[in-house]
Context: one part of a larger RNA
RNA sequence: GGAUGAACGCUGGCGACGUGGAUCAGGCAUGCAAGUCGUACGGUCAUUUGUCUUCGGACAUGUGAUAGUGGCGAACGGGUUAGUAACGCGUAGAUAUCAACCCCUCACUCAGGCAUAACUUGGAGAAAUCCAAGAUAAUUCCUGAUGGUCCGAGCAAUCGGUAAAGGUUUUCCGGUGAGGGAUGGGUCUGCGUCCUAUCAGCUUGUUGGUGAGGUAAAAGCUUACCAAGGCGAUGACGGGUAGGCGGAGCGAGAGCUUGUCCGCCAACAAUGGCACUGAGAUACGGGCCAUACUCCUACGGGAGGCAGCAGUCGAGAAUAUUGCACAAUGGGGGAAACCCUGAUGCAGCGACGUCGCGUGCGGGAAGAAGAUCUUCGGAUUGUAAACCGCUUUUCUGUGGGAAGAAUUUUUUGACGGUACCAUAGGAAUAAGGGGUGACUAAACUCGUGCCAGCAGUAGCGGUAAUACGAGUGCCCCGAGCGUUAUCC
Repeated sequence: GGAUGAACGCUGGCGACGUGGAUCAGGCAUGCAAGUCGUACGGUCAUUUGUCUUCGGACAUGUGAUAGUGGCGAACGGGUUAGUAACGCGUAGAUAUCAACCCCUCACUCAGGCAUAACUUGGAGAAAUCCAAGAUAAUUCCUGAUGGUCCGAGCAAUCGGUAAAGGUUUUCCGGUGAGGGAUGGGUCUGCGUCCUAUCAGCUUGUUGGUGAGGUAAAAGCUUACCAAGGCGAUGACGGGUAGGCGGAGCGAGAGCUUGUCCGCCAACAAUGGCACUGAGAUACGGGCCAUACUCCUACGGGAGGCAGCAGUCGAGAAUAUUGCACAAUGGGGGAAACCCUGAUGCAGCGACGUCGCGUGCGGGAAGAAGAUCUUCGGAUUGUAAACCGCUUUUCUGUGGGAAGAAUUUUUUGACGGUACCAUAGGAAUAAGGGGUGACUAAACUCGUGCCAGCAGUAGCGGUAAUACGAGUGCCCCGAGCGUUAUCC
């Protein structure tokens, strides 16, 4: 000198674009953050129309709403960086492997059955919730048929086993099997990836083989037996530290430092463990167990997990609103209308950063007043002010007023009456901070008297202090200026 997710002090006009819990992966009140489908299903409620009526209502039909069953989603999106020195990440390869939704092609979509929730009845409980009995539906579940494919047996012929679901009804949406695609994973390997030898030996599923098991899949992945191997000064093993990378900062470069925002990957979800469902999880807003903590309780028993968005307490030098909208982009569900979306788009707060703009412009005295200094002559502040003329970026008022909207007809804008435009008014609404002995740009006077104080370094101050404090002048930067911390 440059840089920063900065903080602190003084000061502070506006806008755009960014950015903002780095510390306690500490605890959390409250609200919201994942639903959707009635064109899968039976009910229930409301209602339209019609028929019947003993005027209570019943039946049929259409519409709307929905608790439950069922389907898809919830494994994405969002957060955090605790752990991890590892095939975790980066890069270059490999294959023994899987796939819901999407696209293409081919074939099929036949027959039957048992349940169960909602519901009703009865019961238990303070509650959370649960139990028993009775009915009922389906794109729920099960059985059978068919068998191109697939699996098993077999040298082969062949034999045995193995699938499906309907809804809507002008037609479309589905279901099953097989092959291919697209895309996304799983796994394996070469190389690279911090400090420490005041860590030198480490290892028994350890290294390899055979049998068996297991996985979507190779494999000590697991297990029984057999062999005794495997790694290591090219640093094994241990200890410390740490998410990795694209990148970022500095530097002429070599390189050093770093990993905030954005993107990719990984890991985690109070702590530890476990599986279930599923195409996919060992699942942040699913389940079970244990532990700690918090809450409710009728003391018998229950409920919970903000490292989602806001917000709160704590700790801290320190980090924002319990905002608006689904209008756009994207995601989930749905045939669609549409619904949901704290993703996202926006607004709010903070000079936290970068950039831009402004706080007027021209004229105006050998030069007012005041102030400071003075050799008392004067000098400086200083064209500075006053005063005259001008302008209106900004500002205030008034009027108009978008694009962003994609549809090819209509509707639809949170931001926002915002940006922008026109017009009226009036210099009006807007300057400070640090320094001034040397390094280092800029000096005089007074006060103080090794005191009070300054200080980045050496140092300054003990009666003439350009170094302390004040005033005036001056220098630097400027909506900022200084200080502190860290990196180059």

A computed fold for a 488-nucleotide part of an RNA from a Minisyncoccota bacterium, annotated as small-subunit ribosomal RNA, 5' domain. NCBI's taxonomy places the organism under Bacteria, Bacillati, Minisyncoccota. It was read from a public genome assembly.